Transfer RNA from candidate division TA06 bacterium DG_78, 73 nucleotides, folded computationally.
RNA sequence: GCCAGCGUAGCUCAGUUGGUAGAGCAGCGGUUUCGUAAACCGCAGGUCACCAGUUCAACUCUGGUCGCUGGCU
Repeated sequence: GCCAGCGUAGCUCAGUUGGUAGAGCAGCGGUUUCGUAAACCGCAGGUCACCAGUUCAACUCUGGUCGCUGGCU
């Protein structure tokens, strides 16, 4: 330099015939216990990497930028 994949909650990841975002773990509160752990119930946490375009509507489609990973040279 060229090509491909990936970027979503603190972490690991789902979610694409475009219709307004979820799980597990972690965190917080509660129930239970003499107490802890475990178990159960609930709560909170997201400008979906960034910019622009298409659309009534974009995590999803298109273009560009940035970052990470792999391959080729």

RNAcentral records the identical sequence in 2 taxa. Its Rfam family is "tRNA". Rfam classes the family as a transfer RNA. The source organism's lineage runs through Bacteria, Bacteria candidate phyla and candidate division TA06.